[in-house]
This record gives sequence, structure tokens and C1' cells, in this order.
RNA sequence: UACUAUAAAAGGCAAACUUUCCCGAAAGGGAGGGACGCAAAGCCACGGGCCUGCAGGUAGUAAUAUACCAUGGUAGCCGGGCUGCCUUA
Repeated sequence: UACUAUAAAAGGCAAACUUUCCCGAAAGGGAGGGACGCAAAGCCACGGGCCUGCAGGUAGUAAUAUACCAUGGUAGCCGGGCUGCCUUA
């Protein structure tokens, strides 16, 4: 120094639930409380999955309706990429 397993310490993050006329059409997100968990639960939607469907597109209709499509979201679903704290054995 690397890998494997891991003790201790210092810190870190924060699910469910909840508050909020903060954003959004929605999914979802922000902020406060909270703590199930997390060694990348730090960052990136590139591949797959999942969620949503206002606007837009395509199909469809006499017109609606309706169906499909992410360009919206999820990094705490998985893979991948980038970065990174401690070190007994």
C1' cells in the first nucleotide's frame, strides 16, 4: 500500500409516521420533528426495474372518452460510473 474479515473511537446520514397554503398536475421533492436502518443511505438517471401522466406526441372518436409513449420522478430497488472517514487483527 492492496485485499479479506473486523474491534474501538470521532463524527455523518435518516425509513415509517408526522407538521408545513414551501415546490409540483401527479409521482415525488424541500424544510422542522422522528429513528427503521445505512460504510458510501455521498454524488451522477448511463442500463434494467418501479411510480406518475398536467402539457406534448401517436393511435382513436363526429366531438369527447380511452389506450400507448417520459421529456417527470425514484441514487433508501438492482447494476454501472465518479469521489470518500477510521484501522485493532
The RNA shown here (c-di-GMP-I riboswitch aptamer) has 89 nucleotides and comes from Desulfoscipio geothermicus DSM 3669. Its Rfam family is "c-di-GMP-I riboswitch aptamer". Its family is annotated with cyclic-di-GMP binding in the Gene Ontology. The sequence was found by an Rfam model in a public genome assembly. Its mean pLDDT, the model's own confidence on a scale to 100, is 85.